[in-house]
Molecule: transfer RNA
Organism: sheep gut metagenome
RNA sequence: GGGGUUAUAGUUUAGUUGGCUAGAACACUUCCAUGGCAUGGAAGAGGUCCUGGGUUCAAGUCCCAGUAGCUCCA
Numbered sequence: 001g002g003g004g005u006u007a008u009a010g011u012u013u014a015g016u017u018g019g020c021u022a023g024a025a026c027a028c029u030u031c032c033a034u035g036g037c038a039u040g041g042a043a044g045a046g047g048u049c050c051u052g053g054g055u056u057c058a059a060g061u062c063c064c065a066g067u068a069g070c071u072c073c074a
Stems, first nucleotide, its partner, number of pairs: 001073007010026004019057001028044006050066005
């Protein structure tokens, strides 16, 4: 220098061919059960989906450029 791949909550991640309020588990906060811990149950907060543009009535999803990680070739 060139090819491939990945980027969504604090962490691990779903999101199947664009469609209505973006979900789950763990972790976190509050409450209940226990004398307390562990544990179980209930409720809640937390995401402008890596960045910037484009297409579209509508983009996490499609297109372009960039950034970062992994990987292959030279």